[in-house]
């Protein structure tokens, strides 16, 4: 200095005037409250978006156990919890820094592998080929022993073809020709030893070999109530039931997403005819909270000390004007809250690491 890779940060700033919402204090008003006036403080995001996940909280409900169903799927850690996050192992990609993974089991069982090919049933398979030693038949040569050729019976899966894959690979020996038949080197599998919390790694020995697919059904391990802030609670307001029917009264009915057991209650359900449903308050902002420092840890994170209160609207609050500066400005607006993930994003800033070039 160029190209890359990983992580973080910012998202226009400052001042003045007027205006908007909330909280607090004072005034005023009035039976009381509100409207109204003054002052102080605070006032949309890194994603507020998506609603893909996990929880807090509320109710069913005083509410336990099991089955079915659902979720996760290499190991360890962290967390309130998660499929997220941190660190590792294995496989794949990249020169590398780094990136990706739907990463348990195919010897528990069932299913599927089209077409091509001889064959894709756990031990299958002979189209083109190779051999014909041994056995049989024929022809021919030869003095004889015997030789050659062809065929039958038979042997073979090393070579070739098909295919995504052909039941270990490659090199040699051996054989009639071949084959882990044998040997060396690999891969796989099994056993033993060592290291590691573990996934797994390394070494030795062995027989000679035990397709693919579970993102098919399934098996195994762990985990798991449901519904949701339009949850739910309170105040106020209104009303017309002598209404009808069915089941049952502890061996019954009802209650909790489905089923069973347990538990609780003694009534439950349906139809007809009416009232309210555009009222108010709470839930609604003090939290698994923010910031700074220290300790422990590779880290995620945990603990300790100090310090701060930073939106709570409800047809829904932050806008306008002027001046200056400069990165001349994108994606985009809270509605119960928090922790993650995913998506969109102009421009700017910082740091670590990798590869290349040049110079010293």
């Nucleotide at each position: 200095u160029g190209a890359g890779u990983a992580a973080a940060u910012u998202g226009a700033a400052u001042g003045a005037a007027c205006g908007c919402a909330a909280a607090c204090a004072g005034g005023g008003g009035c039976u009381a409250a509100a409207g109204c006036c003054u002052g102080u403080u605070u006032g949309a995001g890194g994603a507020a978006a998506g609603u893909c996940c996990g929880g807090g909280c509320u109710c069913c409900a005083c509410a336990g156990g099991g089955c079915a169903g659902g979720g996760u799927g290499c190991u360890g850690g962290c967390u309130a919890a998660u499929g997220a996050c941190c660190a590792g192992u294995g496989a794949g990609g990249g020169u590398g820094a780094c990136c990706u993974c739907a990463a348990g089991g195919a010897u528990a069982g069932u299913g599927c592998c089209a077409c091509a090919g001889a064959a894709a049933u756990g031990c299958a398979g002979a189209c083109c080929g190779c051999c014909u030693a041994a056995g049989c038949u024929g022809u021919u040569c030869u003095u004889u022993u015997g030789g050659a050729c062809a065929g039958c019976c038979g042997g073979u899966a090393a070579g070739g073809a098909u295919g995504g894959a052909a039941c270990g690979g490659c090199g040699g020996g051996g054989u009639a020709a071949g084959a882990g038949c044998c040997c060396a080197c690999c891969a796989g599998c099994a056993g033993c030893c060592a290291g590691g919390c573990g996934a797994c790694u390394g070494g030795c020995u062995g027989g000679c070999u035990a397709g693919g697919u579970a993102a098919a059904c399934c098996c195994c391990a762990c985990u798991u109530g449901g519904a949701g802030c339009a949850a739910g609670a309170c105040c106020g307001a209104a009303u017309a039931g002598a209404g009808a029917a069915a089941u049952g009264u502890u061996a019954g009915a009802g209650g909790u997403g489905g089923c069973c057991c347990g538990c609780c209650u003694c009534a439950u359900u349906u139809c007809c005819g009416g009232g309210u449903u555009a009222g108010g308050u709470c839930g609604c902002a003090g939290g698994a909270c923010g910031u700074g420092c220290c300790u422990g840890g590779c880290a995620a994170c945990a603990g300790g000390c100090a310090u701060g209160c930073u939106a709570g609207a409800u047809a829904g609050a932050u806008g306008u004007u002027c001046a200056u500066u400069u990165u001349c400005a994108a994606c985009a607006g809270a509605a119960c809250c928090c922790g993650g993930c995913u998506u969109a994003u102009a421009g700017g800033u910082u740091u670590g690491c990798u590869c290349g070039a040049c110079u010293g």
Model confidence (mean pLDDT): 76 of 100. The RNA shown here (Bacterial RNase P class A) has 360 nucleotides and comes from Peptococcaceae bacterium UBA5755. Lineage of the source: Bacteria > Bacillati > Clostridia > Eubacteriales > Peptococcaceae. The sequence was found by an Rfam model in a public genome assembly.